Model confidence (mean pLDDT): 84 of 100. This is a predicted structure of a 1500-nucleotide RNA (small-subunit ribosomal RNA) from a Patescibacteria group bacterium. Its Rfam family is "Bacterial small subunit ribosomal RNA". Rfam links the family to the GO terms ribosome and structural constituent of ribosome. The sequence is in RNAcentral, with records from ENA and SILVA.
């Protein structure tokens, strides 16, 4: 270029949308840690303490620049000794070149430092290219070197000698310097070009020579650098004003070179809201990470620019430094030292030492590639090129292929069947990447010496490769497994012990802790921290929002600035098009090739970006300028409504006062009350006058104002707004940081005034308290006038302005218009003020021409809750306080809107023995039962508000029975199977021991199946699986049950509305016992419920039976069947419906009475002790399990609960006379008849029941007669004595009978309970369980047989709709603040202490330049000035008694503020006051409930 290119999830809520924030998935590092590690190739590797350093190396190098010095020498002369020495080599000096490069580091630096793009007409240059021209002739020194001295050293000093490409004079020169006439560009600074005139140069070395390298002038080139300038890139305004060389001029210094750069002098400038000035924080690019992208972070490795060399200062050399391995001086530290005095500077390679969570060898080599010096040869080179450490990052190998089912063995689970590790091991077989071990063996070399042949040079390295041989040989971990987010089970643990990135797991069955198997994921790595980018559109250019969630300024005028109507020239800095230049390279992206086996690295070519400049073009849109228009805006003209401002008269009412009359005992006040006022005459009420302070009716949804707000009435001043139809002005316009003006209440000052009300205070009540709410007073305040304060829920919780976009309606004003005699009324354009509603918006509510709708402009504000509108700073302000405005820490939410449902000391309707009329009780007594409590060896267990408490249990002396004491048993009291053994087995009987249980022993019986044996089958012993368990967990569970509640409500489907939880339907209006049923309707049907079907009772029939009778019919009964009642039938009411009120038939009438029947569901309700059941617990020497005796559940100082029986005369006792009904009986009911006072005892008929018994069928009741109001002829508890009966046994512990006893008790406080008719209430009868009974208790059964309901205000529960909520564990909710206790961060704070930058003054090193003196060299001296000292102040930091106040914290204490009308509606501002929530006063707000009225909409 082009294509390509955005994933999202967890978490607020009972559920939903939305807002919002926290957490995660992704990719990344010079990384650090933890576990674990096999090879390799490229790569990186002190990020802290620019802290501090032992040691060695990092910069030398020329003898072809000089003179010496030492060596080695052919050969020379000598007899040696020795002397000379061509040559050659080494090199302490002098000189020349390089040391200003390389190479390290990021402290300084917010700045022309860096990027980029210009400019220098303001400039520089050694080494090198290229052009020109040159190089003559002289001269003074000095190191080395001797000599002496100093000094520990380090060095130093004084004479004395000597060269040179060291130095210095001349000369000569140009196209080099200076001056510069004339010309010529150039607006013009100014440049060119240039006559004349003045000036200024040089070195030689090697060589036989040729040359070579060197040297001097100049000009030019590359190349590298100085300067300058546009634009560009942090954070703070809780930094707003800075600034004297400061801005600028003139002259003079100075530099290469402009320039206040530096001096004199003069002027008074400069720079700032487009952020100066301060602080604070950092080297910058090129790049890198990461994102879709725009952006956001970031400056390792490499390259580029800057800085910096312990901290500061300063020149000198030089082409360059103001110099890291150069110099002076001050510090500050280290080292030596003879104490005088001297050296040092790893932010260069390695290395040490600190610190730190952490970063490597005191390694080879110049072999290459590059540097410096040299003519060369070389020489040096910690650059660089190897190599070593480290899994620090990338990349690449590998740890073995194949076949292998007896699915080995071990482990794990397990439904016990089997299943998983699992082809996974072994086993067979193959391979040989790596590895061992042994052989070869590079590339990378160009150079260089030589005439030439030839020869010399590799650090890595015997190292990549290559061969050969050997054996699966040497080689896997790490984190995860509740969601997010791939991947599960058991065992341990029991809110512990731990996990966690966020929700959140763990309180006995944890997939979340821990351990194990097993799986997932990745892989020589894998996790965790820390960071950055992403996801976050969660700061929103692209791409967000402020009615109610965070967010519109209190209101308005207004400066900058932003925006800006309509033609029309012209113009081109925005814009657009097109084309040069940059945009080092490297990287990145992309194509093409290459090179290491791949690769990751590496090399070579080609694209093209995006910025900045240059130049030509275009001109529609925006800018600028010029002309002009009228429609924005403005004015003039006329009219209009109006509680718009101020000011200053005024007017009745009602209040209070005062003074008089009249009159008298209360008045006021409350839910009641009371403080108070009153006989010194109040209240009441008449009259007179005083006062202040506000304006009823009109009045209103209206009016006006910018907003705060503004109302008797009149009068003056004055602002503004609208209508009309013309007129002028010409864009003057709209918004508006900053400013400025105005700004309810309360609040200050001065003064004034005070009639009411009324914070404060006082007192009175209520109340556990009441610093309140009620009531009596009461000061400030409240009113006026000047001055401050500046804030409200200052709200429409809605900025301003322009434009557009369907309507209807009500109302104020203003105009024309039809009409009209006029008015009203209609109709039409305007302006305002409401109310419903198309679109369309919105999370919904809701907004909707007065936009929250579609657009533009321009302003203010938001960014998760809390801490906190607070600290600190800073302005104001007399104070109260206001404005600006954080963070540390803390939590995962806070929050809007709506929706279901619970609640309400909200509302409506409507039901129930709820209440209300009524009867009868309970609560007080005795006795009985049940619990609690105490007691106890033991008083087994469970059940606790309604919904436990005469409940399980419809029947505890043994038993039951589970508790306790003792005694005993161990395959067991019970059930299955197995082995082996013995035999009948069993059972019965006696006898010993013992409470027994259960032992021992003796008899007695002796064989079922089979011809016998064998086996079977009982049964024992022995052993082995196992058995038992009223042991726990009802909150792991089945099953069953209460309760609301026999109340009528609970649901589906489909269909419709909603973004959705959900709604609807099933509101609504009429009716009902009823979601019963009719009408109606975005709903149409259907389910469980509700009624009906069942049974029972109440009437007929018809058949059968029973009984009644001598015996038939009848009739009664009894059974089966079947009729009858359905609002069927008439009147009225109603909507012609449902269905209501009446009536008639009828045995019954509006559900005829009763019964069974109990919806979805609620409340871990109840029950592992009825049953069944998971999961834990006990049972091999003795149990939680079995077995036996005795106790115990019955225990008693006492509380509750449920009942009997009474207290009497509507009774009590005696005697006497009727009248039922449901039941039960053969281990039973038991008749007649005897006996006994009685219970009951003989007795045994009859019945297996419409037949016989219980059972005379009862009592209450009627008749008489007695008691006569008393604790009694009432009560009957206790208690004594004697019996009867069950029953192995009636001591604990039975019931019944008789005689004697003869308690409390005279109708019950507060409170509470049942009942509506065949009931209440009064009576007695049966039954189940049962040997017998604690029954007065349950469960049936019939007799007798009432009273009262006007009603639905109220309590109480329930239903339906509605409204309200912060509640959802759902009001027994939810939540506030003080106080206490602990811990946590931040700010205050007498004060300590430290660091910074500046500031004045003193003093002043070295060191240019200056003065003075000198020939010089030097010496003095004065400015400046690092550093030091003093001084007062500013920033920030640390600590800090104490004294306040925030956050968290387990169930602490005191209120009950808030959420419903939250029990005094609640909130905002402000005062005040008070243990705390908070109360009162004043003004505002609805973001209150009920309630009513107005109004508005839709039908009529």
């Nucleotide at each position: 270029u082009u294509u390509u290119u955005g994933a999202g999830g967890a978490u607020u809520u009972g559920a939903u949308c939305c807002u919002g924030g926290u957490c995660c998935a992704g990719g990344a590092u010079g990384a650090a840690c933890g576990c674990u590690g096999g090879c390799g190739g490229c790569g990186u590797g002190g990020a802290u303490a620019a802290g501090g350093c032992a040691u060695g190396c990092a910069a030398g190098u020329u003898g072809u620049g000089c003179g010496g010095u030492c060596c080695c020498a052919a050969g020379u002369c000598g007899c040696a000794a020795g002397a000379c020495g061509a040559g050659g080599g080494a090199u302490a000096g002098c000189g020349g070149c390089a040391a200003a490069c390389c190479g390290g580091u990021u402290a300084g630096u917010a700045a022309c430092a860096c990027g980029u793009g210009g400019g220098u007409a303001a400039c520089c240059a050694a080494c090198c290219g290229a052009c020109a021209a040159g190089a003559c002739g002289g001269g003074c020194a000095u190191a080395a070197c001797u000599a002496g001295c100093c000094g520990a050293a380090a060095g130093g000093u004084u004479a004395g000698c000597u060269a040179a490409u060291u130095c210095c004079c001349g000369a000569u020169g140009g196209u080099c310097c200076c001056u510069g006439a004339a010309g010529u560009c150039g607006u013009a600074a100014g440049a060119c070009c240039g006559a004349a005139g003045g000036g200024u140069a040089a070195a030689g070395a090697c060589g036989u020579a040729a040359g070579u390298c060197a040297c001097u002038u100049g000009u030019u080139g590359c190349u590298g650098g100085g300067c300058c300038c546009g634009c560009g890139g942090c954070c703070u305004a809780u930094c707003a004003g800075c600034u004297a060389g400061u801005u600028g001029g003139u002259g003079a210094g100075g530099u290469a070179a402009c320039g206040g750069c530096c001096c004199a002098c003069c002027a008074a400038g400069g720079c700032u809201a487009u952020g100066a000035c301060g602080g604070g924080u950092a080297g910058g690019g090129g790049g890198g990470a990461u994102g879709a992208g725009a952006g956001u972070c970031u400056a390792c490795u490499c390259c580029c620019c800057a800085a910096c060399a312990a901290g500061g200062a300063c020149a000198c050399u030089g082409a360059g430094a103001u110099a890291u391995g150069g110099g002076u001086c001050c510090u500050a530290c280290u080292c030596c030292u003879a104490c005088g005095g001297g050296a040092g500077g790893c932010a260069g390679c390695a290395g040490u030492c600190g610190a730190g969570a952490a970063u490597a060898u005191u390694c080879g080599g110049c072999a290459a590639u590059g540097g410096g010096c040299g003519a060369a040869a070389g020489c040096c080179u910690g650059a660089c090129c190897g190599a070593g450490c480290g899994a620090c990052g990338c990349c690449g190998c590998g740890u073995g292929g194949a076949u292998g089912a007896a699915g080995a063995a071990g482990g794990g689970c397990u439904u016990c069947g089997g299943u998983c590790u699992g082809u996974a091991a072994a086993a067979u077989u193959c391979u040989u990447u790596u590895c061992u071990a042994g052989g070869g063996g590079a590339g990378g070399a160009a150079u260089c010496c030589g005439c030439a042949a030839g020869g010399a040079u590799g650090a890595c390295a015997g190292u990549a490769c290559c061969c050969u041989a050997g054996g699966a040989a040497u080689a896997a971990g790490g984190g995860g497994g509740u969601g997010c987010a791939a991947a599960u089970u058991c065992u341990g643990u029991g809110c512990c012990a731990g996990c966690a990135g966020c929700c959140g797991c763990g309180g006995u069955a944890a997939u979340a802790c821990a351990g194990a198997a097993c799986c997932c994921c990745c892989a020589a790595g894998c996790g965790u921290u820390a960071u950055c980018c992403g996801g976050a559109u969660u700061u929103a250019u692209u791409g967000g929002g402020c009615g109610u969630a965070a967010a519109g300024g209190g209101u308005c005028c207004g400066u900058a600035g932003g925006u800006g109507g309509u033609u029309a020239a012209g113009u081109u800095a925005g814009u657009c098009u097109a084309a040069g230049g940059u945009c080092a390279a490297a990287u990145a992206c992309u194509c093409c090739a290459g090179g290491c086996u791949c690769a990751a690295c590496c090399u070579g070519g080609g694209g093209g970006a995006c910025g900045c400049u240059u130049u030509a073009g275009a001109u529609a849109c925006g800018g600028c300028u010029u002309a002009a228009c009228u429609u924005g805006a403005g004015g003039g003209c006329g009219u209009u409504a109006g509680g718009g401002g101020c000011u200053g008269a005024u007017g009745g009412a009602a209040c209070g006062g005062u003074c008089g009359g009249u009159g008298u005992a209360g008045g006021g006040g409350u839910g009641a009350a009371a403080u108070c006022c009153g006989u010194u005459g109040a209240u009441a009420u008449c009259g007179a006058c005083c006062g202040g302070a506000a304006c009823a009716c009109c009045g209103a949804a209206a009016g006006c104002g910018a907003a705060a707000g503004c109302a008797u009435u009149c009068a003056g001043c004055u602002g503004g707004g609208g209508c009309g139809a013309c007129c002028c002005u010409g864009a003057c316009a709209c918004u508006g940081a900053g400013g400025g003006a105005c700004g309810a209440a309360a609040g200050c000052g001065u003064g004034g005034g005070g009639a009411g009300c009324a914070a404060a205070a006082a007192g009175g009540a209520u109340u556990a308290g009441a610093u309140a709410c009620c009531c009596u007073u009461g000061u400030a305040g409240u009113c006026c006038a000047c001055g401050c304060u500046g804030u409200a829920a200052a709200c429409u919780a809605u900025g301003g302005a322009u434009a557009c976009u369907g309507g209807c309606u009500a109302u104020c004003u203003g105009a024309a218009g039809u009409g009209u005699c006029g008015a009203c009324c209609c109709u039409u354009c305007g302006g305002g003020u409401g109310g419903c509603g198309a679109a369309g918006c919105u999370a919904a509510c809701g907004c909707g021409u007065u936009a929250a709708g579609u657009a533009u402009c321009c302003c203010g504000c938001c960014u998760g809750g809390g801490a906190a509108g607070u600290a600190c700073g800073g302005u104001c302000g007399c104070a109260a306080g206001a404005c600006u405005a954080a963070a540390a820490c803390u939590c995962a939410a806070a929050g809007g809107a709506a929706u279901a449902g619970a609640c309400g000391g909200g509302g409506a309707c409507u039901c129930a023995c709820a209440c209300a009329a009524g009867c009868g009780g309970u609560g007080g007594a005795u006795c009985a039962c049940g619990u609690g409590g105490c007691u106890u060896a033991a008083u087994u267990c469970g059940a606790c508000a309604a919904c436990a408490a005469a409940c399980g249990a419809g029947g505890a002396a043994c038993c039951u029975u589970a508790c306790c004491a003792g005694g005993g048993u161990u395959u067991g009291a019970c059930a299955g199977a197995c082995u082996a053994g013995u035999g009948a087995a069993a059972g019965u009987c006696a006898u010993a021991a013992g409470a027994a249980a259960u032992u021992a022993u003796g008899a007695c019986c002796c064989a079922c199946c089979c011809a016998c044996a064998a086996g079977g089958a009982c049964a024992c012993u022995a052993g082995u699986u196992c058995a038992g368990g009223u042991g726990c967990u009802g909150c792991a569970u089945g099953g069953u049950u209460g309760u609301c509640g026999u109340c009528a409500g609970c649901u589906c489907g489909u269909a419709c509305u909603u973004u959705g939880a959900a709604g609807c339907g099933u509101a609504c209006g009429c009716u009902u016992a009823a979601g019963u049923g009719c009408g109606g309707u975005a709903a149409c049907g259907a389910g469980c419920g509700c009624a009906a079907c069942c049974c029972u009772u109440a009437u007929c029939a018809u058949c059968u039976g029973u009984u009644u009778u001598a015996a038939u019919u009848u009739g009664u009964c009894a059974g089966a069947u079947g009729g009858a009642a359905c609002u069927g039938c008439c009147c009225g009411a109603g909507a012609u419906g449902a269905u209501c009120g009446g009536g008639a038939g009828g045995a019954a009438g509006g559900c005829a009475a009763g019964g069974a029947u109990g919806a979805c569901g609620c409340c871990a309700a109840a029950u592992c002790a009825g049953c069944a059941c998971g999961g834990c617990c006990c049972u091999u020497u003795g149990a939680u399990a079995c077995c036996c005796u005795g106790g115990g559940c019955u225990g008693c100082a006492c509380a509750c609960a449920u009942g009997a029986u009474a207290c009497a005369a509507u009774g009590g006792g005696g005697c006497u006379g009727a009248c039922a009904a449901u039941g039960g009986g053969u281990c039973g009911c038991g008749a007649a008849g005897c006996c006994g006072u009685a219970a009951g005892g003989c007795g045994g008929a009859g019945c297996u029941a419409a037949u016989c018994c219980c059972a005379u069928c009862a009592a209450a009741c009627g008749g008489u007669c007695c008691c006569u109001c008393a604790a009694u002829u009432c009560g009957g508890a206790u208690u004594g004595a004697g019996g009867u009966c069950u029953g192995c046994a009636a001591c604990u512990u039975g019931a019944c009978c008789u005689c004697a006893u003869g308690a409390a008790g005279u109708c019950g406080g507060a409170a509470u309970c049942g009942c509506u008719a065949g009931u209440a209430a009064u009576c007695g009868c049966c039954a189940a369980u049962c040997a017998g009974c604690u029954a007065u208790g349950u469960g049936g059964c019939g007799a007798u047989g009432a009273a009262u309901a006007u009603g639905u205000u109220c309590c109480u529960g329930a239903g339906u709709c509605u409204u309200g909520u912060a509640c959802u564990c759902a009001c027994c909710g939810c939540c506030c603040g003080u106080c206490a206790c602990g811990c946590c961060a931040a700010g205050c704070g007498a004060g300590c202490u430290g660091a910074g930058a500046a500031u004045a003054g003193c003093c002043g090193a070295a060191g240019u330049g200056c003065c003075u003196c000198g020939c010089a060299a030097g010496a003095g001296g004065a400015c400046c000035u690092a550093a030091g000292c003093u001084g007062g102040g500013c920033u920030c930091a640390g600590u800090g008694a104490g004294a306040g106040g925030g956050g968290c914290g387990a169930a602490g204490u005191c209120g009950u503020a808030a959420c419903a009308a939250g029990g005094c509606a609640c909130g905002c501002g402000u005062a005040g006051g008070g243990g705390a929530a908070c109360c009162u006063g004043u003004g505002c707000g609805u973001g209150g409930a009920u309630a009513a009225a107005u109004u508005a909409u839709u039908u009529u």